[in-house]
C1' cells in the first nucleotide's frame, strides 16, 4: 500500500426504516441500632459530515478511531 470488521450512558451490551433494551454503576428514598443484602424512584447515549426517504442508531457515500488479514 490494499481489503475487511467494530464505533450506541461513566462501563458492558440488545437493537434489519417508526417513543433507543438490559445489566452494572451513581443520587434519592424504604428497609437495618449502623454497614452490607434486598426494594422503589430518578439519572445518563446511537464517533463526525454530507445524502436518500414522510421519518435514519439502522440503508449510501466520505472522514476520524480501534481491531484483525495481506503485501
Nucleotide at each position: 500500500c490494499g481489503g475487511a470488521g467494530u464505533g450506541u450512558g461513566g462501563u458492558a451490551u440488545a437493537g434489519u426504516g417508526g417513543u433507543a433494551u438490559u445489566a452494572c454503576g451513581u443520587a434519592c428514598g424504604c428497609u437495618u441500632c449502623g454497614g452490607g443484602u434486598g426494594c422503589g424512584u430518578a439519572u445518563a447515549a446511537c464517533c463526525c459530515g454530507a445524502g436518500u426517504u414522510c421519518g435514519a442508531u439502522u440503508c449510501u457515500c466520505g472522514g476520524c478511531a480501534c481491531u484483525c488479514c495481506g503485501a
Model confidence (mean pLDDT): 82 of 100. Predicted 3D model of a 71-nucleotide RNA (transfer RNA) from a Minisyncoccota bacterium. The RNAcentral record of the sequence draws on ENA and MGnify. The same sequence occurs in records of 2 taxa. Lineage of the source: Bacteria > Bacillati > Minisyncoccota.